[in-house]
About this RNA: Model confidence (mean pLDDT): 87 of 100. The part of an RNA shown here (small-subunit ribosomal RNA, 5' domain) has 496 nucleotides and comes from uncultured Succinivibrio sp. The source organism's lineage runs through Bacteria, Pseudomonadati, Pseudomonadota, Succinivibrionaceae and Succinivibrio. Its Rfam family is "Bacterial small subunit ribosomal RNA". Rfam links the family to the GO terms ribosome and structural constituent of ribosome.
Context: one part of a larger RNA
RNA sequence: GAUUGAACGCUGGCGGCAGGCCUAAUACAUGCAAGUCGAACGGUAACAUAGAGAAAGCUUGCUUUCUCUGAUGACGAGUGGCGGACGGGUGAGUAAGGUCUGGGAAACUGCCUGACAGAGGGGGACAACAACUGGAAACGGUUGCUAAUACCGCAUACACCCUGAGGGGGAAAGUCGAAAGACGCUGUCAGAUGUGCCCAGAUGGGAUUAGCUAGUAGGUGAGGUAAAGGCUCACCUAGGCGACGAUCUCUAGCUGGUCUGAGAGGAUGAUCAGCCACAUUGGGACUGAGACACGGCCCAGACUCCUACGGGAGGCAGCAGUAGGGAAUAUUGCACAAUGGGGGGAACCCUGAUGCAGCCAUGCCGCGUGUGUGAAGAAGGCCUUCGGGUUGUAAAGCACUUUCAGAGGGGGAGGAAAAUGACGUUACCCUCAGAAGAAGCACCGGCUAACUCCGUGCCAGCAGCCGCGGUAAUACGGAGGGUGCAAGCGUUAAUC
Numbered sequence: 001g002a003u004u005g006a007a008c009g010c011u012g013g014c015g016g017c018a019g020g021c022c023u024a025a026u027a028c029a030u031g032c033a034a035g036u037c038g039a040a041c042g043g044u045a046a047c048a049u050a051g052a053g054a055a056a057g058c059u060u061g062c063u064u065u066c067u068c069u070g071a072u073g074a075c076g077a078g079u080g081g082c083g084g085a086c087g088g089g090u091g092a093g094u095a096a097g098g099u100c101u102g103g104g105a106a107a108c109u110g111c112c113u114g115a116c117a118g119a120g121g122g123g124g125a126c127a128a129c130a131a132c133u134g135g136a137a138a139c140g141g142u143u144g145c146u147a148a149u150a151c152c153g154c155a156u157a158c159a160c161c162c163u164g165a166g167g168g169g170g171a172a173a174g175u176c177g178a179a180a181g182a183c184g185c186u187g188u189c190a191g192a193u194g195u196g197c198c199c200a201g202a203u204g205g206g207a208u209u210a211g212c213u214a215g216u217a218g219g220u221g222a223g224g225u226a227a228a229g230g231c232u233c234a235c236c237u238a239g240g241c242g243a244c245g246a247u248c249u250c251u252a253g254c255u256g257g258u259c260u261g262a263g264a265g266g267a268u269g270a271u272c273a274g275c276c277a278c279a280u281u282g283g284g285a286c287u288g289a290g291a292c293a294c295g296g297c298c299c300a301g302a303c304u305c306c307u308a309c310g311g312g313a314g315g316c317a318g319c320a321g322u323a324g325g326g327a328a329u330a331u332u333g334c335a336c337a338a339u340g341g342g343g344g345g346a347a348c349c350c351u352g353a354u355g356c357a358g359c360c361a362u363g364c365c366g367c368g369u370g371u372g373u374g375a376a377g378a379a380g381g382c383c384u385u386c387g388g389g390u391u392g393u394a395a396a397g398c399a400c401u402u403u404c405a406g407a408g409g410g411g412g413a414g415g416a417a418a419a420u421g422a423c424g425u426u427a428c429c430c431u432c433a434g435a436a437g438a439a440g441c442a443c444c445g446g447c448u449a450a451c452u453c454c455g456u457g458c459c460a461g462c463a464g465c466c467g468c469g470g471u472a473a474u475a476c477g478g479a480g481g482g483u484g485c486a487a488g489c490g491u492u493a494a495u496c
Base pairs, nucleotide, nucleotide: 001496002495003494004493006492007491008490009489010488013367014366015365016364017363018362019360020359021325026323027322028321030320031319032318035082036081037080040079041078043075044074047073048072049071050069051068052067053066054065055064056063057062058061089278090277091276098203099202100201101200102199103198104197107195108194112191113190114189115188116187117186118185120154122152123151129144130143131142132141133140134139160169161168162167174183175182176181204250205249206248211241212240213239216238217237218236219235220234221233222232223231253275254274255273256272257268258267259266260265280301281300282299283298284297303314304313305312306311331357333356334355335354339353340351341350342349343348370400371399372398373397380391381390382389383388404437406432407431409430410429411428415423440485441484442483443482444481445466446465447464451480452479453478454477455476461468462467
């Protein structure tokens, strides 16, 4: 000098764009953050409509109330499907099951795309529901009834799988519609996408860590996996790694990038993007195309809460917010209008993703705090050799302007393809008034731009280094003046 996710002190007008718990991966009150489909199904708790019946009021054909009918729009709970493996958060762990770059073969892949072929005929259940019943609750139990795109056989398949090549095994579902058709269903092949796996090189510190290793290294066979493989097991061999740093230990998510630097390099990994890991701690599997699953399940631990003491419930490292910690970091906001995602044929529903708004000078950028004129060089302040000098065209005065802020009303682009705008009292345009509402901070001995007076008297104090202060201190404190930056300026911390 440059830089920062900064903090602190003094000060503070406006706007645009960005950023905002770096500490306790500490504990969490409350609300919301993942649902959707009635065009899969049995149905009907609520609402509305229609129809029927009854009662009341009277205005005698209406109103109100009640009951019934799933008949219609719809729909609580339930069965079923798809999605809850994405999106969002955090960086605890991990020095290599990671990451980056470049290769590879032994794999799977829902939805999507292309192609070929097919969907024939049956069956038995379980929820919901009803009855009875246990429990404080959470949640159940027994009996009975029932539907399906839920479940299970039979047939068919020779494109699939197994094979001893003879053969054997193995599918399917309908719904809506008047129909056409649409959305689905089954098998197989191919693609795309995504994922799993292997190899090499690179990717921190410590030798005051020098030896480490028995599934260890390799082989045969088997098991297991979607898949190669000591991944696991039986047997056999005795290997394998290591000063090119094994093992141990400390630290750490990695990268694109970011900061700095002429570069080489050094430092760093906030925001944004890619990958990885984690979801109260530890372990485990289930379901599924995909998880060993943040807002799923089971077990154990700690903690918190409820309890009728028998037993139960919970997990903000989602968005807000609270306590705590800390030098320090924001609203319990609006909207699905846009973009994107899930479900649905669609209408649409959901979406704290996202789009916006709020707070904060945290940063960057832009604008303003007036402009011109004005010498009696006013008053006042300060200095003075008492002549004057300086503040200083500065002010006042005169003449103007109205950016920004403000007020009022009107108009109003684009984000939006036909409709649809949270933002939004938007941006922007027009009108109005009046210089009106808007300047500080640090420094002035040298480095280093900027000097005098007073006070103090090795005191009080300053200080980045050198060093100032013991009676004339340009170095302390105040004042006048000056210098530098400016809605900031200094200090501290940190990096180059």